[in-house]
């Protein structure tokens, strides 16, 4: 340097396959249980789906450019 057109969403690890304003399991809080902590057992918050334009009545989802990362080849 050149391709893929593989990934980029809640603090972590991922769902949300072909458009209708996002969920789960860990973890964080509170609360029941306990002599007390663990465990369990209910319920709480937490996000402008990796930035930016662009199609559309409407975008995480489709298009395009950038960025991170990964992968190949040289």
């Nucleotide at each position: 340097a050149g391709c893929c057109u593989c990934c980029u969403u809640a603090g972590c690890u991922c769902a949300c396959c072909u458009g209708g304003u996002a969920g789960a399991g860990c973890a964080a809080c509170u609360g029941a249980c306990u002599u007390g902590u663990a465990a369990u057992c209910a319920g709480u918050a937490g996000g402008u789906c990796g930035u930016u334009g662009g199609u559309u009545c409407g975008a995480u989802u489709c298009c395009g450019a950038c960025a991170g990362g990964g992968g190949c080849u040289c």